Transfer RNA from a Candidatus Nanoarchaeia archaeon, 75 nucleotides, folded computationally. Taxonomically the source falls in Candidatus Nanoarchaeia (Archaea, Nanobdellati, Nanobdellota). Its Rfam family is "tRNA". By type it is a transfer RNA. The prediction has a mean pLDDT of 81.
[in-house]
């Protein structure tokens, strides 16, 4: 320098192929309940401008373009 891949809740990821229903799950967190106390169970809640910017579209996380940043190949 080139080419691939990744990036979405606080952590791990799903959904991106084939655009359309209010963005999902798990673990953590918070409140109660339960328990002499913890822990486990059990109800229930909060938390996302989907890396950033731009474009196509009636609608974009998902399709395009440029960047940013993690890996990786190759030179």
């Nucleotide at each position: 320098g080139g080419c691939c891949u990744c990036g979405u809740a606080g952590c791990u990821c799903a959904g991106c192929u084939u655009g359309g229903a209010u963005a999902g799950a798990g673990c953590a967190c918070c409140u109660g309940c339960c328990u002499u106390c913890u822990a486990a169970g059990c109800a229930g809640g909060g938390g996302g401008u989907c890396g950033a910017g731009g474009g196509u579209u009636c609608a974009a996380a998902u399709c395009c373009c440029u960047c940013c940043g993690g890996g990786g190949c190759c030179a």
The sequence was found in a public genome assembly.